[in-house]
Molecule: Bacterial large signal recognition particle RNA
Organism: Eubacterium sp.
RNA sequence: UCGCGCAGCCGGGGAAGUAGCGGAGCCCUAUACCUGAAGCCCGCUUUAGCAGGGGUGAUGAUUUGCCUCGGGUUUGGAUGGUAAGGCUGCCCUUUAUAAGCGAUGUUGACGUUUGGGUCUUAUGCAUUGGGACUCUAUGAACCGUGUCAGGUCAGGAAUGAAGCAGCACUAAGUAGAUACUUCCAAGUGACAUGAGGGUGCCUAGACCGAGUUGGCUGUAGAGGUAACGCUUAUGAUCUUUUCACAAAGCAAGUCGCGCGA
Numbered sequence: 001u002c003g004c005g006c007a008g009c010c011g012g013g014g015a016a017g018u019a020g021c022g023g024a025g026c027c028c029u030a031u032a033c034c035u036g037a038a039g040c041c042c043g044c045u046u047u048a049g050c051a052g053g054g055g056u057g058a059u060g061a062u063u064u065g066c067c068u069c070g071g072g073u074u075u076g077g078a079u080g081g082u083a084a085g086g087c088u089g090c091c092c093u094u095u096a097u098a099a100g101c102g103a104u105g106u107u108g109a110c111g112u113u114u115g116g117g118u119c120u121u122a123u124g125c126a127u128u129g130g131g132a133c134u135c136u137a138u139g140a141a142c143c144g145u146g147u148c149a150g151g152u153c154a155g156g157a158a159u160g161a162a163g164c165a166g167c168a169c170u171a172a173g174u175a176g177a178u179a180c181u182u183c184c185a186a187g188u189g190a191c192a193u194g195a196g197g198g199u200g201c202c203u204a205g206a207c208c209g210a211g212u213u214g215g216c217u218g219u220a221g222a223g224g225u226a227a228c229g230c231u232u233a234u235g236a237u238c239u240u241u242u243c244a245c246a247a248a249g250c251a252a253g254u255c256g257c258g259c260g261a
Base pairs, nucleotide, nucleotide: 001261002260003259004258005257006256008056009055010054011029012028013027014026019045020044021043022042023041033053034052035051036050060255061254062253063252064251065250066249068246070245072243076239077238078237079236081234082233083232084231085230089228091224092223093222094221095220096219097218099217100216101215102213103212104211111207112206113205114204115203116202117201118200119196120195121194122193123192124191125189126188127186128185129184130183131182132181134177135176136175137174138173144169145168146167147166152161153160154159
């Protein structure tokens, strides 16, 4: 110097998981050998995939630094969810107060007192309803009255008697009317008299002499409400800070082993 073979290499990282490492699944990077099994996991044991096959062989491998895609942790902020909280604001109810406003008050507040009404009831009176009386009309084949045609009876006759129909007047009854009079009743009452009642209201009078009220606002207490605000907890997105990781890229450095010619 050349040849052959082997080591090495044929992707890496983040979170999660694991005593730890790797794989596959999720994510990021530059679509980076093939096949098989594997997240209720699979294989391994400190530079740590297993089983089998293939390729490459210093434009390869490895160490350190820089730069930096990306994900994670921490601190703070912003935005926006979820859940809880009535020992927190807002809101609602209620009680008290009388600071403000209002209303009322020397044409007399509040308070005290006297009387009456409203209320209940009895009686009277009235009213209403009904009945009676009364009036009018009608109303008796015979068992109402009066008059009784005809006819009948008595008589020699004169005349008399009873008496149907008709007519008139009436009884019982039927219909209508309602002024007076009378009887009864009442879900009635602009009234009178008496008894009762006395919460409230109205009204009239007397005494006193300046407040009374609690409508609105305020203040204080009690109770309630999770819609909004507030507080707490827990997620998500963006940003900031911190801590280690970190692909790819760049720079510098290092580097085999065996055999043969």